[in-house]
Predicted 3D model of a 105-nucleotide RNA (SAM riboswitch aptamer (S box leader)) from an Anaerolineae bacterium. Of the family's consensus pairs, 94% are formed in the model. Its mean pLDDT, the model's own confidence on a scale to 100, is 84.

This record gives sequence, C1' cells and structure tokens, in this order.
RNA sequence: UUCUUAUCCAGAGAGGCGGAGGGACCGGCCCGAUGAAGCCUCGGCAACCAGGACGCAAACGUCCCAGGUGCCAAUGCCGGACAGAGUUAUUCUGGACGAUGAGAG
Repeated sequence: UUCUUAUCCAGAGAGGCGGAGGGACCGGCCCGAUGAAGCCUCGGCAACCAGGACGCAAACGUCCCAGGUGCCAAUGCCGGACAGAGUUAUUCUGGACGAUGAGAG
C1' cells in the first nucleotide's frame, strides 16, 4: 500500500512542553488564547486479537484475564456517489467514503 472480513447511537482525562489550528475529504455545524495540532508522563475506557475455563467433533457460544492493538467533545458531530420505500418539504433503509481490529498478498 491493496484485498477480504467484523464492528462503528455504549464507554473513558489530568499534568508538562508547545503556540494556531482541529473535528479524514467536500458542504454544514462546532471545538480552540479560559490554549488547537503535535510530543511526553501518569490515569482511564473497551474487549477486536492473543492467553485461560466451561459446553461442543468442529463451527460457535458464555465467562475470566488484560499480553498485542485501539480509543478517551458532539452517533463515524450531521449530510454527502448510487439504489429501494413512503413523501409537498423531507424521512427511513441499504450503500459509498472513512476509522479500528483480524487475516491474506
């Protein structure tokens, strides 16, 4: 970096350095000098993978743990190609795009 697959309306922040941006992209709407991004320290959330127990031939399921990731404003902040349903506006569902895990190339 590409592909496959699962999940994405729950949950969880303080301090130090830093000094103007950030919320992927576009439109909106927000956050930010009462301090953005980034880095560090400590803390926390969750349970995808690993590990353990039980049931099971297996798949899989339930529970435990917290080693590898991830995450800690707002539903992935809201909407977004396209398709379906109802509709005056618009709404709902799928999907696209994105993020994360796991597997493969």